This is a predicted structure of a 477-nucleotide part of an RNA (small-subunit ribosomal RNA, 5' domain) from Trichopus zeylanicus subsp. travancoricus. Rfam family: Bacterial small subunit ribosomal RNA. The coordinates come from a structure-prediction model, not an experiment, and the mean pLDDT is 83. The source organism's lineage runs through Eukaryota, Streptophytina, Tracheophyta, Magnoliopsida and Trichopus zeylanicus.
Context: one part of a larger RNA
RNA sequence: GGAUGAACACUGGCAGCAUGCUUAACACAUGCAAGUUGGACGGGAAGUGGUGUUUCUAGUGGCGAACGAGUGAGUAAUGUGUAAGAACCUACCCUUGGGAGGGGAACAACAACUAGAAAUGGUUGCAAAUACCCCAUAGGCUAAGGAGCAAACGGAGGAAUUCACCCGAGGAGGGGCUCGCAUCUGAUUAGCUAGUUGGUGAGGCAAUAGCUUACCAAGGCGAUGAUCAGUAGCUGGUCCAAGAGGAUGAUCAGCCACACUGGGAUUGAGACAUUGCCCAGACUCUUACGGGAUGUAGCAGUGGGAAAUUUUCCACAAUGGGAGAAAGCCUGACGGAGCAAUGCCACAUGGAGGUAGAAGGCCCAAGGGUCAUGAACUUCUUUUCUUGGAGAAGAAGCAAUGACAGUAUCUGAGGAAUAAGCAUCGGCUAACUCUGUGCCAGCAGCCAUGGUAAGAUAGAGGAUGCAAGCGUUAUUU
Numbered sequence: 001g002g003a004u005g006a007a008c009a010c011u012g013g014c015a016g017c018a019u020g021c022u023u024a025a026c027a028c029a030u031g032c033a034a035g036u037u038g039g040a041c042g043g044g045a046a047g048u049g050g051u052g053u054u055u056c057u058a059g060u061g062g063c064g065a066a067c068g069a070g071u072g073a074g075u076a077a078u079g080u081g082u083a084a085g086a087a088c089c090u091a092c093c094c095u096u097g098g099g100a101g102g103g104g105a106a107c108a109a110c111a112a113c114u115a116g117a118a119a120u121g122g123u124u125g126c127a128a129a130u131a132c133c134c135c136a137u138a139g140g141c142u143a144a145g146g147a148g149c150a151a152a153c154g155g156a157g158g159a160a161u162u163c164a165c166c167c168g169a170g171g172a173g174g175g176g177c178u179c180g181c182a183u184c185u186g187a188u189u190a191g192c193u194a195g196u197u198g199g200u201g202a203g204g205c206a207a208u209a210g211c212u213u214a215c216c217a218a219g220g221c222g223a224u225g226a227u228c229a230g231u232a233g234c235u236g237g238u239c240c241a242a243g244a245g246g247a248u249g250a251u252c253a254g255c256c257a258c259a260c261u262g263g264g265a266u267u268g269a270g271a272c273a274u275u276g277c278c279c280a281g282a283c284u285c286u287u288a289c290g291g292g293a294u295g296u297a298g299c300a301g302u303g304g305g306a307a308a309u310u311u312u313c314c315a316c317a318a319u320g321g322g323a324g325a326a327a328g329c330c331u332g333a334c335g336g337a338g339c340a341a342u343g344c345c346a347c348a349u350g351g352a353g354g355u356a357g358a359a360g361g362c363c364c365a366a367g368g369g370u371c372a373u374g375a376a377c378u379u380c381u382u383u384u385c386u387u388g389g390a391g392a393a394g395a396a397g398c399a400a401u402g403a404c405a406g407u408a409u410c411u412g413a414g415g416a417a418u419a420a421g422c423a424u425c426g427g428c429u430a431a432c433u434c435u436g437u438g439c440c441a442g443c444a445g446c447c448a449u450g451g452u453a454a455g456a457u458a459g460a461g462g463a464u465g466c467a468a469g470c471g472u473u474a475u476u477u
Stems, first nucleotide, its partner, number of pairs: 001477004006473003010469001013347001016344003019340002021305001026303003030300003035063003040060002043057004070258003079183004084178002088175003093171007101135004110125006140149002154163003184230003191221003196218008233255004237248004260281005284293003311337001313336002319333001320331003350380004360371004385414006394404001421466005426447003432461005442449001
C1' cells in the first nucleotide's frame, strides 16, 4: 500500500446494487413456515317453500411431508476433492410388450353405554371404498429337475374416449457400495491391534464385505510417522502477491454432518426422519397430585452473551415446489418493501462576472501582507429539493390476472434555493506562524519532544490530504 460479514470517535445530502449474530449448537412468550384430493369412499351439515343442482367438511383411503429452509456442534476420515470400478436399488417421469376373471370378511366414522380434572380412551352394535383378504391365470426369478414365490380397481362422461390400476423389458435422473492419489499441528505421543488380519461353513443385506456368528490359522499397521493428543466441516472459490507462494472457506453453488442430550426401531421407493413415534436424561409449563405437554441451529421476534449485526412487514403478481382431471388451494422457498454510510459505485452541495482589493480575523519590520474573487452585488442554471399532471415493462399473445406501486420514468411550476466534514502540518510524510504552558500539563507508530523565545504540548489564524465520509483499533497479506 491492498483487503474485511468488521467495531469505535466525530460528521452525515441523495440514487442504484449488494451485504447484515463472526460471540452462547445459550434459553425461548406469541403468530405463521406442509398440505392437497368430494372426479377413491360411506356419513354429517349449510342452503332452497319442496325436489334437483350447489357448497362445506370430522373420519377411512391415495400422494406428498426423505423436498424446500436452517446451522457447522461433531468429524483428520464411514468426510471432501479428483480419477476409476463392480456385486446393487430406484416412487413420480419417458419408451415399449402384455393383463385387468370370480368371490369374501372386516376396521374407523356413526349410535348406545362408560373411565378420566385433562391429555386421551374402553365395551357393544351398524357398516363404504382405488382400504384388506382368498381362488384362478400371464409374463418373470432360480441350481433347468420340478417344486417354490407371485398381481389387479375403479372414476368422469350420453357416448366416442380419457385418467387411474397390475406384471415384464429398456431409458433418464437420483441414490447405496469399493478403490488409487491428495487433504492441519505435535515425537516433551513409539509402539498399536483379538473380530484384531486372513480362510471355511452358516446367517444377513437392495448389493460387496468380519457386516454378524462358529471353527481354523497368526496374522495386520508403524520412522514414507502407526497409535495418542490438539485443532478443524471439505470444495468451487475469496483476499494479498510480478510470480512462487501465504492467508481464508461470510454471502452464491456442490458434497457431508446435525436437529434439547443419548439410544432405538416403525412406515415407506427412499429416513433410522425429528414443525413423525418409542425409551432414558436435563430443563420449562400444567395438574383435581393419579397424570399430561413442549423443543425457532425455519421466518419474524424476546431475554442473555458481546466491540458488534435488521421488521413480531406485503404478496403468492412472477420463478420454483406439493397434491388435484381441472378450477381453485398450500408455500416465512421465492419475489418484494422496511431498517443500518456495513461495502462498492454514481451524482450533488452551484456556474459566470465582480477591486472601493469592503467589514472582520491573523501576522507585521506599522509601510503593509494574507484569508481573498472569497463575501456583498449583477446575471444564469435547476442535477437534486418542494409541488402539480401523465404513468410503465416485468403478464407467460383470446381475454382476465402486478405484492412491488401511483414506484421507475416523462412533462410543467417555484426558488441558489435543501446539502461538508474528518484527520494532519519536527523527520519518515504533502502542509508554518503567533499566543499560553515551562521536564509541568501533555504528545507518541518509530526516532524523539517538553527544564521561558516549543514549526513536536494546548488554543488561534493559515496550510495540506481525503471527502459523504474521515481517522483509530483489530485481523490478514